[in-house]
Context: one part of a larger RNA
RNA sequence: GCCAGCGAGUUACGGUAUGCAGCAAGGUUAAGUACUUAAGGUACGGAGCCGAAGGGAAACCGAGUCUGAAAAGGGCGGGGAGUUGUAUGCCGUAGACCCGAAACCGGGUGACCUAUCCAUGGCCAGGUUGAAGCGGAAGUAAAAUUUCGUGGAGGACCGAACCACGUUGGUGUUGAAAAACCAUGGGAUGAGCUGUGGAUAGCGGAGAAAUUCCAAUCGAACUCGGAGAUAGCUGGUUCUCCUCGAAAUAGCUUUAGGGCUAGCGUCGGGAGUGAGUAAUGGAGGUAGAGCACUGACUGGGGUAGGGGCUGACAACAGUUACCGAACCUUAUCAAACUCCGAAUGCCAUAUACUUGAAUCCCGGCAGUCAGACUGCGAAUGAUAAGAUCCGUAGUCAAAAGGGAAAAAGCCCAGAUCAACAGCUAAGGUCCCGAAGUGUAAGUUAAGUGGAAAAGGAUGUGUGAUUUCGAAGACAACUAGGAUGUUGGCUUAGAAGCAGCCAUACAUUUAAAGAGUGCGUAAUAGCUCACUAGUCAAGAGGUCAUGCGCCGAAGAUGUCCGGGGCUAAAACUUACCACCGAAGCUAUGGGCCUGAAAGGGCGGUAGAGGAGCAUGCUGCACAGGCAGAAGCCAUACCGGAAGGAAUGGUGGACAGUGCAGGAGAGAGAAUGCUGGC
Numbered sequence: 001g002c003c004a005g006c007g008a009g010u011u012a013c014g015g016u017a018u019g020c021a022g023c024a025a026g027g028u029u030a031a032g033u034a035c036u037u038a039a040g041g042u043a044c045g046g047a048g049c050c051g052a053a054g055g056g057a058a059a060c061c062g063a064g065u066c067u068g069a070a071a072a073g074g075g076c077g078g079g080g081a082g083u084u085g086u087a088u089g090c091c092g093u094a095g096a097c098c099c100g101a102a103a104c105c106g107g108g109u110g111a112c113c114u115a116u117c118c119a120u121g122g123c124c125a126g127g128u129u130g131a132a133g134c135g136g137a138a139g140u141a142a143a144a145u146u147u148c149g150u151g152g153a154g155g156a157c158c159g160a161a162c163c164a165c166g167u168u169g170g171u172g173u174u175g176a177a178a179a180a181c182c183a184u185g186g187g188a189u190g191a192g193c194u195g196u197g198g199a200u201a202g203c204g205g206a207g208a209a210a211u212u213c214c215a216a217u218c219g220a221a222c223u224c225g226g227a228g229a230u231a232g233c234u235g236g237u238u239c240u241c242c243u244c245g246a247a248a249u250a251g252c253u254u255u256a257g258g259g260c261u262a263g264c265g266u267c268g269g270g271a272g273u274g275a276g277u278a279a280u281g282g283a284g285g286u287a288g289a290g291c292a293c294u295g296a297c298u299g300g301g302g303u304a305g306g307g308g309c310u311g312a313c314a315a316c317a318g319u320u321a322c323c324g325a326a327c328c329u330u331a332u333c334a335a336a337c338u339c340c341g342a343a344u345g346c347c348a349u350a351u352a353c354u355u356g357a358a359u360c361c362c363g364g365c366a367g368u369c370a371g372a373c374u375g376c377g378a379a380u381g382a383u384a385a386g387a388u389c390c391g392u393a394g395u396c397a398a399a400a401g402g403g404a405a406a407a408a409g410c411c412c413a414g415a416u417c418a419a420c421a422g423c424u425a426a427g428g429u430c431c432c433g434a435a436g437u438g439u440a441a442g443u444u445a446a447g448u449g450g451a452a453a454a455g456g457a458u459g460u461g462u463g464a465u466u467u468c469g470a471a472g473a474c475a476a477c478u479a480g481g482a483u484g485u486u487g488g489c490u491u492a493g494a495a496g497c498a499g500c501c502a503u504a505c506a507u508u509u510a511a512a513g514a515g516u517g518c519g520u521a522a523u524a525g526c527u528c529a530c531u532a533g534u535c536a537a538g539a540g541g542u543c544a545u546g547c548g549c550c551g552a553a554g555a556u557g558u559c560c561g562g563g564g565c566u567a568a569a570a571c572u573u574a575c576c577a578c579c580g581a582a583g584c585u586a587u588g589g590g591c592c593u594g595a596a597a598g599g600g601c602g603g604u605a606g607a608g609g610a611g612c613a614u615g616c617u618g619c620a621c622a623g624g625c626a627g628a629a630g631c632c633a634u635a636c637c638g639g640a641a642g643g644a645a646u647g648g649u650g651g652a653c654a655g656u657g658c659a660g661g662a663g664a665g666a667g668a669a670u671g672c673u674g675g676c
Stems, first nucleotide, its partner, number of pairs: 001676006011094013026050003032044004036039001054061002064076004097236002100233001104226006115200009124190001126158003129154001133150006162187002165185001168183004202218001204214003211220001239611006249262005263368002265365007273358001274355005279349004288340001289338002294334003299329003305323002307320005371396007379388002401412003416589003421585003427579003430563003436576001438575006449565001455550002459547010476534005482507003487501003513528001517526002590601004612665001614662001616660006623653001630649005636643002
């Protein structure tokens, strides 16, 4: 891991609701006793319980009573249904659907491991160093001291046994081993190692102290018991079909992943309502707007006030390109501003229409209290988030089908069943791939389409407006582009062209700036404006707008799903046809609801209903060695759980109907046991 078997809402006693049955203003017996044909037995047994009257704390009164001074008011009552049994749902008390703690308490068992201690024994190759003391000598007044010997001290040194002490590295890591092996290292006369016997026990002992050890277990051992501790937590909870079908919210909570009540579901009973649209009547201060209030805030005007300056400066007067309230004007802003003010929404209606039980009340039983995304309106945040938090609508949750390549929450659409029928929705119609290489008219050249901004650009289409133009424009070419003058100033120089000033100077002209650039040291030179000629018909500017371009760097290979697409297979506009779903229609069947007509049948939590199967019991019936159960095979029957039949195998039991009563259905619980 697979297979097989086992494996979870039970039982008792109360309560409550509903169904059924008995009796009924009553209902009922309990313990017990007796009897018999010995069993869900019959009879007796009225103690007791519930009901038939309530109110009050009570005395007490009573269809009333309590409060009260009250004949007032108010509270609770009063116009007959209960009770016993049984079944089912749920609740309570019990282990109470099953499994699961870490822990707590009590009684015991442990110091053969290990920690410390006590008693009594044992062990430590070899080598090195050479303390004190002692002796000799030197030395001294005597000492001190020095030196040579002797001596053999030391938690001394090196190093085996021993300690297994465990430093470093390697191996091992489903190991040879639940701590080892190999190499290397530490201690090795000491606080040494070790044998045997003994002592200390869990709210404890021991501890050269590490929460370390106390039998591979230690922040409190192990074992049995209390005990099925408790678990607002996790996991699991076994056959089928039918009807309806939620919630992830509010309030409170030592409450926040739990609960209680309400909301929303379902079932039963009762009432006879509800929803939408229009119309009518209401309340309101949002969007917008505005500045009349409260505040914010731009420029100007303007006057108090302040500052500066002047004067004969104390007072005061004058003045000012300073600052500046109020006020006037101009331009703005506001969730906590409003002179104003919608659309929606909300409330109401014995008005009309639509819908048709969708509404309310009483009672039984729930589940839900982690919600998600999308559009719209706000808040928090950074007008960030697949963010958080409200409101509102939808979808998912609990919804399959078609589309969006793929896809909980987007678009279309809500699957009762069947079939090789039809029509459509969203979305599509060149091929993959069902259906147009459709029609008409434009646009795009960027593979834009098939990702993106500020910003940039003689891309290109359309429209508007304006200027020039057969008295010849625009572009190109030819020619001119002059004179006073090198304007004045400045400057080394400044001559159209470093800079400053003037530039609506003048002259000659067809025209020509006191000069548009390049250029020179300055001149020169080239060119432009401007003019003529050649040519010949459009040329330029601005604005608006459609589609494109650049801006544009990422990690497997490209941001169409791919192939591939350019008068399109892209985009815009209009139109026709077709495809396309579990939608709708047509045909047939099933079920629910309803008197019928008709309506309905997606579904998690959950409520309600109807069944199948298993083993046992009772009654009845029928079967079996001429072959029961079980097992194997099969194209049979039923809406499902399931049920037959035939054949084989097997070799002795077993079925059907009705009823009863359950150890009554497994795939999941890191389930348990066995097998492989």
Notes:
A computed fold for a 676-nucleotide part of an RNA from Clostridium kluyveri, annotated as large-subunit ribosomal RNA, domain II. The organism belongs to Clostridium, within Bacteria.